The RNA shown here (transfer RNA) has 74 nucleotides and comes from a Clostridia bacterium. The organism belongs to Clostridia, within Bacteria. The sequence was found in a public genome assembly. Model confidence (mean pLDDT): 80 of 100.
RNA sequence: GUACCAAUAGCUCAACUGGAUAGAGCAUCAGACUACGAAUCUGAAGGUUGGGGGUUCGAGUCCCUUUUGGUACA
Numbered sequence: 001g002u003a004c005c006a007a008u009a010g011c012u013c014a015a016c017u018g019g020a021u022a023g024a025g026c027a028u029c030a031g032a033c034u035a036c037g038a039a040u041c042u043g044a045a046g047g048u049u050g051g052g053g054g055u056u057c058g059a060g061u062c063c064c065u066u067u068u069g070g071u072a073c074a
Base pairs, nucleotide, nucleotide: 001073002072003071004070005069006068007067010026011025012024013023019057028044029043030042031041032040050066051065052064053063054062
């Protein structure tokens, strides 16, 4: 330099080839339980889906561009 892959909650990951309000586990917070904690149970909060633009009635998903990381080739 070229090609490909990945980027979604604090962390690890889903999202059925464009469709209804983007979910789960861990962590955090609150409550229950307990003499107090831990564990367990219930609930809550937490997201510009890396940034920007476009297509579409509708985009995490498709297209263009860009950033970071990785792989292969040279």